[in-house]
Predicted 3D model of a 402-nucleotide RNA (Bacterial RNase P class A) from Subtercola vilae. Of the family's consensus pairs, 97% are formed in the model. Lineage of the source: Bacteria > Actinomycetota > Actinomycetes > Micrococcales > Subtercola. Its Rfam family is "Bacterial RNase P class A". It is annotated as a ribozyme.

RNA sequence: UGGGUCGGCAAGACGGUCGCGUUGGGUCGGGCAUCCGUGAGGGUGUGCGGGUCACCGAGGAACGUCCGGGCUCCAGAGAGCAGGGCGGUGGGUAACACCCACCCGGGGUAACCCGAGAGAUCAGUGCCACAGAGAACAGACCGCCACGGGCGCCUUCGGGUGCCUGAGGUAAGGGUGAAACGGUGGUGUAAGAGACCACCAGCCGCCGUGGUGACACGGCCGGCUAGGUAAACCUCGCCCGGAGCAAGGUCAGACAGAAGGCGAUACGGCUGCUCGCCGUGUCUUCGGGUAGACCGCUGGAGGCGUGCGGCAACGUACGUCGUAGAUAGAUGGCCGUCCAUGGGCCUGAACCCUCACGGGUUCGGCCCAAGACAGAACCCGGCGUAACAGCCGGCCCACUCG
Numbered sequence: 001u002g003g004g005u006c007g008g009c010a011a012g013a014c015g016g017u018c019g020c021g022u023u024g025g026g027u028c029g030g031g032c033a034u035c036c037g038u039g040a041g042g043g044u045g046u047g048c049g050g051g052u053c054a055c056c057g058a059g060g061a062a063c064g065u066c067c068g069g070g071c072u073c074c075a076g077a078g079a080g081c082a083g084g085g086c087g088g089u090g091g092g093u094a095a096c097a098c099c100c101a102c103c104c105g106g107g108g109u110a111a112c113c114c115g116a117g118a119g120a121u122c123a124g125u126g127c128c129a130c131a132g133a134g135a136a137c138a139g140a141c142c143g144c145c146a147c148g149g150g151c152g153c154c155u156u157c158g159g160g161u162g163c164c165u166g167a168g169g170u171a172a173g174g175g176u177g178a179a180a181c182g183g184u185g186g187u188g189u190a191a192g193a194g195a196c197c198a199c200c201a202g203c204c205g206c207c208g209u210g211g212u213g214a215c216a217c218g219g220c221c222g223g224c225u226a227g228g229u230a231a232a233c234c235u236c237g238c239c240c241g242g243a244g245c246a247a248g249g250u251c252a253g254a255c256a257g258a259a260g261g262c263g264a265u266a267c268g269g270c271u272g273c274u275c276g277c278c279g280u281g282u283c284u285u286c287g288g289g290u291a292g293a294c295c296g297c298u299g300g301a302g303g304c305g306u307g308c309g310g311c312a313a314c315g316u317a318c319g320u321c322g323u324a325g326a327u328a329g330a331u332g333g334c335c336g337u338c339c340a341u342g343g344g345c346c347u348g349a350a351c352c353c354u355c356a357c358g359g360g361u362u363c364g365g366c367c368c369a370a371g372a373c374a375g376a377a378c379c380c381g382g383c384g385u386a387a388c389a390g391c392c393g394g395c396c397c398a399c400u401c402g
Stems, first nucleotide, its partner, number of pairs: 001398009012338007020057002023054003027050003031046006059373001063384002066382005071244004078275004083240005088102005103117001104115004118235002124233002126229003141174002143170003147166008182200006201225004205220006248295004257286006266280004302321008339371001341369006348363006
């Protein structure tokens, strides 16, 4: 310098102007409560509305709602079955399908990336497209081998050989496939075969060493050669009660009931079945009414900094900070200057190549375009997805120079 890989940052800046929401101040208007006053009226408190002033006002994903929790209610939610989820090991955490470290397998020259990564020989079942003869106690298409029959040729008359055909043997060779039942060499055989032998490979078992462990390494006169598939059924181990802020509660307001079912051996009680427990009227359908205000509501497993512990995820101590709460849903529009970015133009400047014409690079000026993805709705922790133009850093590879 080029290419790659991993991580982090930021999410245009400033000003003007018009506008929106919460909160607070002061002001005006009308209301309610209470007190004083014979009365007109006045004081205090409270909340509402108008305009005004001030502070503050979306995100890294606020998104999808895919996981996990807090919180609320269901009956101080209890047991079993069914059902669902997860799956290397050790740790982190409130918890997780998340994160960290390590192990194993796969990819890459490497940095690094990917893996639902338990069980497919002592549980059983299913499936394996196309091609192929055969896809799981396999298989004879070509080939190889001996035998029977027919025809032909040669013959020293013993036989040999070629073609066709029949019924066999054979898994060594060819061919198909993602995958064809260990590999190489030899013995053996009619030809062959782990049939047998030697060496090698792999798996299982046992033993030893190291490690918390997954596992790794080594050894054995031991056994074996088993296909794949469990995000197929299934088996094993662990976890899971349900519904969700339209939860749930308070206040105000409105309305009209009717019919039917079952009633204590009944009915109902927030997933299915059984049990247990609780309640005594309850359920269904039709009809009628309302859809306002307040609480919940944002200070929480909170952010930042430093120290300590830990490889890390993270934990802990101290200090410090205050930062949205709308309800048809506020946080925006326009203008100007600047900032990055892209494109076009230039008798602008510098440098390089060329004899020259001309071309290239960098800088400058002008014009145009253009700044994404997307937006809180009870709150957190994750994952996934979207995303214009960027900036910074670690590491790896290649080349060059010193």